This is a predicted complex of two RNAs, RNase P RNA and transfer RNA, with 432 nucleotides together.
[in-house]
RNA sequence: CGAGCCGGCCGGACAGUCGCUGCGCCGCUGCGGCGUGGAGGAAAGUCCGGGCUCCACAGGGCGAGGUGCCAGGUAACGCCUGGGGGGCGUGAGCCCACGGAAAGUGCAACAGAAAGCAAACCGCCUACGUCCGGCCGCGUGCCGGGCCGGCAAGGGUGAAACGGUGCGGUAAGAGCGCACCGCGCGGGUGGUAACACGCCGCGGCACGGCAAACCCCACCUGGAGCAAGACCAAAUAGGGGAGCGAUGGUGUGGCCCGCACUGCUCCCGGGUAGGUCGCUAGAGCGGCGCGGUGACGCGUCGCCCAGAGGAAUGACUGUCCUCGACAGAACCCGGCUUAUAGGCCGGCUCAUCGA
RNA sequence: GGGCCACUAGCUCAGGCGGUUAGAGCGCGGUCCUGAUAAGACCGAGGUCUGUGGUUCGAGUCCACAGUGGCCCACCA
Numbered sequence: 001c002g003a004g005c006c007g008g009c010c011g012g013a014c015a016g017u018c019g020c021u022g023c024g025c026c027g028c029u030g031c032g033g034c035g036u037g038g039a040g041g042a043a044a045g046u047c048c049g050g051g052c053u054c055c056a057c058a059g060g061g062c063g064a065g066g067u068g069c070c071a072g073g074u075a076a077c078g079c080c081u082g083g084g085g086g087g088c089g090u091g092a093g094c095c096c097a098c099g100g101a102a103a104g105u106g107c108a109a110c111a112g113a114a115a116g117c118a119a120a121c122c123g124c125c126u127a128c129g130u131c132c133g134g135c136c137g138c139g140u141g142c143c144g145g146g147c148c149g150g151c152a153a154g155g156g157u158g159a160a161a162c163g164g165u166g167c168g169g170u171a172a173g174a175g176c177g178c179a180c181c182g183c184g185c186g187g188g189u190g191g192u193a194a195c196a197c198g199c200c201g202c203g204g205c206a207c208g209g210c211a212a213a214c215c216c217c218a219c220c221u222g223g224a225g226c227a228a229g230a231c232c233a234a235a236u237a238g239g240g241g242a243g244c245g246a247u248g249g250u251g252u253g254g255c256c257c258g259c260a261c262u263g264c265u266c267c268c269g270g271g272u273a274g275g276u277c278g279c280u281a282g283a284g285c286g287g288c289g290c291g292g293u294g295a296c297g298c299g300u301c302g303c304c305c306a307g308a309g310g311a312a313u314g315a316c317u318g319u320c321c322u323c324g325a326c327a328g329a330a331c332c333c334g335g336c337u338u339a340u341a342g343g344c345c346g347g348c349u350c351a352u353c354g355a
Numbered sequence: 356g357g358g359c360c361a362c363u364a365g366c367u368c369a370g371g372c373g374g375u376u377a378g379a380g381c382g383c384g385g386u387c388c389u390g391a392u393a394a395g396a397c398c399g400a401g402g403u404c405u406g407u408g409g410u411u412c413g414a415g416u417c418c419a420c421a422g423u424g425g426c427c428c429a430c431c432a
Base pairs, nucleotide, nucleotide: 002350003349004348005347006346007345008344009343010342012320013319014318015317016316017315018314020038021037022036023035024034025033026032027031040326044337045336047335048334049333050332051331052225053224054223055222059257060256061255062254064221065220066219067218068217069083070082071081072080073079084098085096086095087094088093099216100215104214105213106210107209121155122154123151124150125149129147130146131145132144133143134142135141163181164180165179166178167177168176182205183203184202185201186200187199188197189196190195229277230276231275232274239268240267241266242265243264244263248262249261250260251259270431271430272429284303285302286301287300288299289298290297291296356428357427358426359425360424361423362422365381366380367379368378374412383399384398385397386396387395405421406420407419408418409417
């Protein structure tokens, strides 16, 4: 100086005038004045987990659904942290839906002999047995071809072909035998564990892939959702019809058992669509200290930081500036994912050059 | 704000816990038939299966995320 990787922060600000709104106080009661506060890192998608509210059963079982290496964190999670294993990268680092294929079932088109207990297309051999022909030193010798027979080592096909390399052996081959590697089983050492080990022993060896295939195993799950729900007020039609009905019906997804209650369902038609609460002090935020590799936890001090209700922050002027992207709360939190102009800080890696 | 569903030819829709051929009807084009149409018969064209990534040898189908569109959510009785 260049190229990268990871982490953190900001993401418009200040002043004035008018306008809007929550709370507090004062005056007052259709209102006015003063003080103070007023959108995000994602407020988004509604993908997860909860708090909270309702359903008498939030009881049991089946079914259904979810997660899936190990250990921690957390209210909890499918999240986060650390570790193990695998993959990518020169590296810093990044990614992983990462339990089980000897519980069972299933799938692999086409090609290929053959895709789970097999199988021979091209090939190799033809020892034993047999047929034909030839040679000859006439020996059951040699050569060639065929049949019977043997093989899966070589080649081809395919995403994948029944462990790999080497030596021996064989008619030719083959874990057929051996050495090493790989694999399986048992043990030892380290580690909480996943797992690791140039450790020891035994075995020729179970003979692949796919579980985001069905499934098996471990753990988890009642259902709805603030338009949940609670209260007040007002108005009307406590109307009409049909069906099931105690061996029944209803009871917040389906089925069964239990339990509780004694009606339930559908159609037509009618009334009101008003007000208050839920609604913001919370698993809250910030500083410091301690513990921990870390996520985070504990202690202490300080702070209050939007609660609209057809939906509040808009307009103008001046200055600064990163010249403004993605984009506005609707019960509230913890995450994930997606969109994003630009700016700042810190750490690490690589390449080149120079000292 | 919350909950649910869909996307395949120009249109309306099938497409099986995956098999490498993507289909039907209507519409469009052509031929036959007819005096000429319609009807009918035959033939044909027309597809990035909303997009991106992943699993798998292989994805319209399985999984994850994104996009577009649609539906539902008050009380009394």
Overview:
Rfam match: Bacterial RNase P class A. From the family's description: Ribonuclease P (RNase P) is a ubiquitous endoribonuclease, found in archaea, bacteria and eukarya as well as chloroplasts and mitochondria. Its family is annotated with ribonuclease P activity, tRNA processing and dimeric ribonuclease P complex in the Gene Ontology. Rfam classes the family as a ribozyme. The coordinates come from a structure-prediction model, not an experiment, and the mean pLDDT is 76.